[in-house]
Molecule: transfer RNA
Organism: Candidatus Giovannonibacteria bacterium
C1' cells in the first nucleotide's frame, strides 16, 4: 500500500428506508423470604464509531474518516 468484514445500552446480539431503536444477561428498587438466592413486578442506562450527503422520513443507502480483524503486497 490493495482488497474486504465488523462497530448500536456496562456485556452478547436483534431491529424490511416507515411513525418512541428493542431483547437476554447485568444494574437499581419493590413482592417474597429468618438472610441470601429462586421466582414475580417496576425502573435507570443509547448522541446507532465519527463527520458530512441523498431522502418527506437513514441504526439501514452514498462518501470520507477512526477503530479493530482478516487475505494479499
Nucleotide at each position: 500500500g490493495u482488497g474486504g468484514c465488523u462497530g448500536u445500552a456496562g456485556c452478547u446480539c436483534a431491529a424490511u428506508g416507515g411513525u418512541c431503536a428493542g431483547a437476554g444477561c447485568g444494574c437499581c428498587g419493590g413482592u417474597c423470604u429468618g438472610u441470601g438466592g429462586c421466582a414475580c413486578c417496576g425502573g435507570a442506562g443509547g448522541u446507532u464509531g465519527u463527520g458530512g450527503g441523498u431522502u418527506c422520513a437513514a441504526g439501514u443507502c452514498c462518501c470520507a474518516u477512526c477503530a479493530g480483524c482478516c487475505a494479499c503486497c